[in-house]
Context: one part of a larger RNA
RNA sequence: GAUUGAACGCUGGCGGCGUGCCUAACACAUGCAAGUCGAGCGAACAUAGAAGCUUGCUUCUGAUGACGAGUGGCGGACGGGUGAGUAAUGCGUAGGAAUCUGCCUAGUAGUGGGGGACAACUUGGGGAAACUCAAGCUAAUACCGCAUACGCCCUACGGGGGAAAGCGGGGGAUCUUCGGACCUCGCGCUAUUAGAUGAGCCUGCGUGAGAUUAGCUUGUUGGUGAGGUAAAGGCUCACCAAGGCUGCGAUCUCUAGCUGGUCUGAGAGGACGAUCAGCCACACUGGGACUGAGACACGGCCCAGACUCCUACGGGAGGCAGCAGUGGGGAAUAUUGGACAAUGGGCGAAAGCCUGAUCCAGCCACGCCGCGUGUGUGAUGAAGGUCUUCGGAUCGUAAAGCACUGUGGGGAGGGAAGAACAUGCCAGGGGAAUAAUACCCCCAGGUACUGACGGUACCUCCUUAGCAAGCACCGGCUAACUCCGUGCCAGCAGCCGCGGUAAUACGGAGGGUGCAAACGUUGCUC
Repeated sequence: GAUUGAACGCUGGCGGCGUGCCUAACACAUGCAAGUCGAGCGAACAUAGAAGCUUGCUUCUGAUGACGAGUGGCGGACGGGUGAGUAAUGCGUAGGAAUCUGCCUAGUAGUGGGGGACAACUUGGGGAAACUCAAGCUAAUACCGCAUACGCCCUACGGGGGAAAGCGGGGGAUCUUCGGACCUCGCGCUAUUAGAUGAGCCUGCGUGAGAUUAGCUUGUUGGUGAGGUAAAGGCUCACCAAGGCUGCGAUCUCUAGCUGGUCUGAGAGGACGAUCAGCCACACUGGGACUGAGACACGGCCCAGACUCCUACGGGAGGCAGCAGUGGGGAAUAUUGGACAAUGGGCGAAAGCCUGAUCCAGCCACGCCGCGUGUGUGAUGAAGGUCUUCGGAUCGUAAAGCACUGUGGGGAGGGAAGAACAUGCCAGGGGAAUAAUACCCCCAGGUACUGACGGUACCUCCUUAGCAAGCACCGGCUAACUCCGUGCCAGCAGCCGCGGUAAUACGGAGGGUGCAAACGUUGCUC
């Protein structure tokens, strides 16, 4: 000199864009952070319509729903947080072969015919509660057989094995128990091939410190065989051999998430790894598996432990390193805010619902950038302060005065700009398929709806110089000097050093210098 996730002192007008627990991976009150689908299913409730009659009840129609609970599907493995652990099961980079991959894309072949349950519900029982037991009834895209098997899997010479589910829109004939069958389209489902995406595995090289750590290792190193895995492999096991690593640092100890990058520096390097992005690890502590395409799963399950809470003492409940917020720790770090309008995600055919992701707003000069605190004129060089050689000098065109301006601030109005695309609806054109001019898909045009921010930005008008300047320093380094007070005292100080009666170095004042909504100090790094 530069830098900072900074802190402290003093001061403080506005705006834009960013940043904001670096410490206790300490403990957490409260609210929210993952749901969705009725176009898979049965029922309950409410509404609507129809029928029946006893005129306020019964039955029927899934016709309608913010549909609460249940069953079933998909998603809760993403998104969000943190850096405890990890010096290599990690990361970076370059390769590799022995693998899996829901949703998506393209292709091929199917989607036939049956069965038995379990929730919900009803009844009964237990319990303070959490919840739970028994009996009975019922549906499905839930579950289980049968059939079929191009391709698929196992053997490979024969041969053997294995699947499925329906739902919605439209409709000319035909049939009908008037529900539909049937045809067709769309969405699904099953098997399989290829792709894409994602993931698992292996190898080389690189990636801290310590020798005041020199030896380490028994599933250890290799082989055969078997098991196991989606997959290679001591991954596991039986047997056999006795190997394997190490001074190019094994083992042990300490420290640490890694990287793109950030800071500094002419560079080489050095230090760091906040925000943003990629990877990894973790989710009260330790262990385990289940489900699933994917987890050994932050807001899932089981066991053990510590802690907290409820209890009728028999037993139960919980996990903010999600967003806010609280206590604590600390020099120190924010609101228990708004909205799904946009972007993205989950579910859904869609409308839409959910989304503390996200977009915004709030707080803090924490940082960077921009603007303002007025402009012009004005010499009786006013008053006053300070100094003085008492003549004067200086503050100083500074002020006052005069003439203006209106950025910012305040008030009023406009603007309802952009952010808007997407989706729905109404009328055209085209395409595929079809018995079809329905239905479905695509395209352009027209129309309608949708904004948290937001009393937005921006523009116009009005208003008054009115409301907006401080901090540090002035001995040398280092830009900037005099007076008074003090008297080796009080004090200053980054280094040299000042202060013991004329202190440009202490304290005050006047003046000056430097930066400026900041200025200094301290800490860290180069």
Molecule: small-subunit ribosomal RNA, 5' domain
Organism: uncultured prokaryote